[in-house]
RNA sequence: GCAGUAUAAAGGCAAACCUUUUGAAAAAAAGGGACGCAAAGCAAGUGGUCUAAGGGGGCUACCUAUGAUAGCACUGCUGCCUCA
Numbered sequence: 001g002c003a004g005u006a007u008a009a010a011g012g013c014a015a016a017c018c019u020u021u022u023g024a025a026a027a028a029a030a031g032g033g034a035c036g037c038a039a040a041g042c043a044a045g046u047g048g049u050c051u052a053a054g055g056g057g058g059c060u061a062c063c064u065a066u067g068a069u070a071g072c073a074c075u076g077c078u079g080c081c082u083c084a
Stems, first nucleotide, its partner, number of pairs: 012037002017032006035071001041077003045074003048069003054064003
């Protein structure tokens, strides 16, 4: 340097739900709270999913992402501790 599995310690993040705020919504942020997570750190590139303000439309339907999701999967970048 590469590959890689247990264990321990130090810690880290925080689902649902509740409150407040932002937003058309999906959802997000902050506080509380822990279902879980070894990348649940960062990034919407690909596919998926959610929403449909605006736009379209045959106008109560429906279509559409430039919105959202990295805790849906893949991918890219970065990263803590440790026995043999």
Annotation:
The prediction has a mean pLDDT of 83. The RNA shown here (c-di-GMP-I riboswitch aptamer) has 84 nucleotides and comes from Aquisalibacillus elongatus. The sequence was found by an Rfam model in a public genome assembly.